[in-house]
Context: one part of a larger RNA
RNA sequence: UGUAAAAAAUUGAGAGGAGUAAACCUUAGUACGAGAGGACCGGGAAAAGUAAAUCCAUGGUGAAUCGAUUGUUGUACCAACAGCAUAGUCGAGUAGCUACAUUUAUAAUAAAUAAUCACUGAAAGCAUCUAAGUGAGAAAUUAACCUCAAUACAAAUUUUUUUUAAAAUGUAAUAGAUGAUUACAUAGAUAGGCUUGGUGUGUAAGGAUUGUAAGAUUUUUAGCUAACAAGUACUAAAUUAAUUUUAA
Numbered sequence: 001u002g003u004a005a006a007a008a009a010u011u012g013a014g015a016g017g018a019g020u021a022a023a024c025c026u027u028a029g030u031a032c033g034a035g036a037g038g039a040c041c042g043g044g045a046a047a048a049g050u051a052a053a054u055c056c057a058u059g060g061u062g063a064a065u066c067g068a069u070u071g072u073u074g075u076a077c078c079a080a081c082a083g084c085a086u087a088g089u090c091g092a093g094u095a096g097c098u099a100c101a102u103u104u105a106u107a108a109u110a111a112a113u114a115a116u117c118a119c120u121g122a123a124a125g126c127a128u129c130u131a132a133g134u135g136a137g138a139a140a141u142u143a144a145c146c147u148c149a150a151u152a153c154a155a156a157u158u159u160u161u162u163u164u165a166a167a168a169u170g171u172a173a174u175a176g177a178u179g180a181u182u183a184c185a186u187a188g189a190u191a192g193g194c195u196u197g198g199u200g201u202g203u204a205a206g207g208a209u210u211g212u213a214a215g216a217u218u219u220u221u222a223g224c225u226a227a228c229a230a231g232u233a234c235u236a237a238a239u240u241a242a243u244u245u246u247a248a
Stems, first nucleotide, its partner, number of pairs: 005161006014148004020048001024044003032037001049106006058099004065092005070085006109143003116136004164247003169185005190236003193232005200224002206219005
């Protein structure tokens, strides 16, 4: 932009993806074979490989969440803090991201066939899988499974609405380079803040007791706590007026 308004739900012409090899157990030490050895077919089936999804658990990361600690400078001093030194170094670690992690799939079948193997059977009184006719037969083909799909121009089908709607603007994320998409805009939990909780760290500061002191004990499983959850209109998405774009 079209399909002769808009919104939503479908159908599926067609397209793509997937497709692995199987230890081991059993059938069975059976068939076969003098023995040595040793099956087809059938029934179960682990661990791998590959692919996709996910972060509940496990592990990694986690540039400032908590703690420990060295040197030095500063806040007059003590104490307590702050800056710098690769985040100064070290021990942990929320959300998110992630694999080494978890889950799922790679399944069961069918059709028509290839090579090949056959049945019946003449031409050619025999023989012959073929000439008429009838079967078996492969990870390939077509279905089946998963995903996309009406720009499938024969432009499909169904439902709802018969009037105002879409942008723009703002707060944002289940989205994201930007557009776009999605949620919300006071008749509001969209983001921030705050409260409560969770998670992490590991028992704050100040005081008291004790020790010559470094320290220890107690108040105290404290204090602090990023991205998490719930609640809460405190802040920002506000109101009024004017202006502007597109469609109907």